[in-house]
RNA sequence: UCUAUCAGCCAGGCUAUCGCUCCAAUUUAUUUGGAGAGGAAAGUCCGGACAGCAAAGGGCAACACACCGGUUAAACGCCGGCUGCCUGUAAAAGGGCAAGAGAAAGUGCCACAGAAAAUAACUGUCUUAAUGCAAAUUAGGAUGAGGGUGUAAAUGUGAGGUAAGAGCUCACGGGUUUUUGUAGUAAUACACCAACCGGGUAAACCUUGUGUGCUGUAAUGCCAUGUACACCAGCGCCUGAAGGCGGCUCGCCUGAUUUUUCGACACAAUCGGGAAAGCGCAGGAGGGUAGGCAGCAAGACCUUGUUAGUAAUGGCAAGGCCAGAUAAAUGAUGGCCGUUCUGAUAAUAUCAGAAUAACAGAAUCCGGCUUAUUGGCUGAUAGAAUUU
Numbered sequence: 001u002c003u004a005u006c007a008g009c010c011a012g013g014c015u016a017u018c019g020c021u022c023c024a025a026u027u028u029a030u031u032u033g034g035a036g037a038g039g040a041a042a043g044u045c046c047g048g049a050c051a052g053c054a055a056a057g058g059g060c061a062a063c064a065c066a067c068c069g070g071u072u073a074a075a076c077g078c079c080g081g082c083u084g085c086c087u088g089u090a091a092a093a094g095g096g097c098a099a100g101a102g103a104a105a106g107u108g109c110c111a112c113a114g115a116a117a118a119u120a121a122c123u124g125u126c127u128u129a130a131u132g133c134a135a136a137u138u139a140g141g142a143u144g145a146g147g148g149u150g151u152a153a154a155u156g157u158g159a160g161g162u163a164a165g166a167g168c169u170c171a172c173g174g175g176u177u178u179u180u181g182u183a184g185u186a187a188u189a190c191a192c193c194a195a196c197c198g199g200g201u202a203a204a205c206c207u208u209g210u211g212u213g214c215u216g217u218a219a220u221g222c223c224a225u226g227u228a229c230a231c232c233a234g235c236g237c238c239u240g241a242a243g244g245c246g247g248c249u250c251g252c253c254u255g256a257u258u259u260u261u262c263g264a265c266a267c268a269a270u271c272g273g274g275a276a277a278g279c280g281c282a283g284g285a286g287g288g289u290a291g292g293c294a295g296c297a298a299g300a301c302c303u304u305g306u307u308a309g310u311a312a313u314g315g316c317a318a319g320g321c322c323a324g325a326u327a328a329a330u331g332a333u334g335g336c337c338g339u340u341c342u343g344a345u346a347a348u349a350u351c352a353g354a355a356u357a358a359c360a361g362a363a364u365c366c367g368g369c370u371u372a373u374u375g376g377c378u379g380a381u382a383g384a385a386u387u388u
Stems, first nucleotide, its partner, number of pairs: 001384011012337007020036006026029001038359001042370002045368005050216004057250004062212005067081005082100001083098005101207002106205002108201003122147002124143008155173006174197004180191004220294004231284002234281004242254003257277008301320008338356007
C1' cells in the first nucleotide's frame, strides 16, 4: 500500500427572503426573541417508569428462568470469567457457538442395517451323544475372546488361567460419582482415597430450585353541553343478590327499605304468604353527546472534565434545556462553504459542470434486542507485496 472479516463514528453547515407549528415576553401586533423528525423514529420482541382496578391471606394450575461473579430501575440485556464444542496451528495464539440444573427418582425414544439397541446369540470356539473309512452332518450343553451389521453391541491393552472363554486373577490405563488437600469470592482446576462401569436423548414427558397480577396514554382525571332521575324481563333487599389484583378453589371484605294485610300465636315479639311504593345487581331495547383542558415532555436526560474499576458501569464538578402535533407542523427558493461524481490539466493544486444520494418520518416516555440500508472516515485481526 492492497484484499478480506469484525467493530465504532458521521450523515451536511452558514446566511437572506417567504411560509408552517410550538414556547416565552409584552406595547395584544400575524410584534420581538427562541426552538422545531432517526441511527434505526421501524418491528411491537424483552424489561420498566406512569395510570386505573377499595384493602388482603393460603393452596392448586399455568407461565418464565436455570454455569459463576459483577452491573442496572429492571431485563432472556451488557461486562468479565469457567466448562464443553467448532474453526485454526507443527503446537499455540486468535476467532466463533451454547435452549450451560438433573439421565445415580421414574416413564419413553434411538430410523435403516443387524440375531440382538439391553432379560443378546447370526457366524465362530469348546464339549457330549448318534451316523460315517475320513472329511463332516444332526441334536443337546457351555461360551461371549475372534468375525459380520451399525454412529454406537456390555470399559481398553498386556500377561496368567480355562474344556474353550470371560475382570475369572494380576499389572497399567479410561469414564462416572464421592472423600480429603491446595489455589480461587465462586463456577472450577490439579493431586489423593474409595465405590461402580453399555451409550445417547430432557428445544421428549418428567424431577429439582428460583420467580411471577391484569389492562394500557383511545390508560386515566377534570370541566362544559345535552337527553329519558324514563321502559322491559330476571335475581334479590341483611335468614343477603351481585361484586372484589389475571384462571380454579378455600378464607376474608364490600354490600340494597319502609308501609300495609292475612295466617300460626291469647296479646306482643317472632315466623310464613300476599299487596303497594322504593332500593341494589347484572342484562335487553332505546335516547343524548362526540366539545375543551390536563396527562404532554426537566428526564433512571445531555455535553465536557476528572476519578474508581480488567470491563460493563458508577462517583464528583461545571455547563445546557435540545419537537409536542391531534388528521397530524418541522418546508420552498437563492448564494457561499463542505462532501461525492464527471471532464480539462504533466499534476498535488486549479477551473468548469452535475448531484446533495441509500434505508427511511416523532405521536406517553426510557433501557435493550432484531430487521432494512448508501457513502465516507477511524480502529483491530489475518494474508499478500514492497525494503522507503
The prediction has a mean pLDDT of 75. Predicted 3D model of a 388-nucleotide RNA (Bacterial RNase P class A) from Ferruginibacter sp. It was read from a public genome assembly, where an Rfam model found it.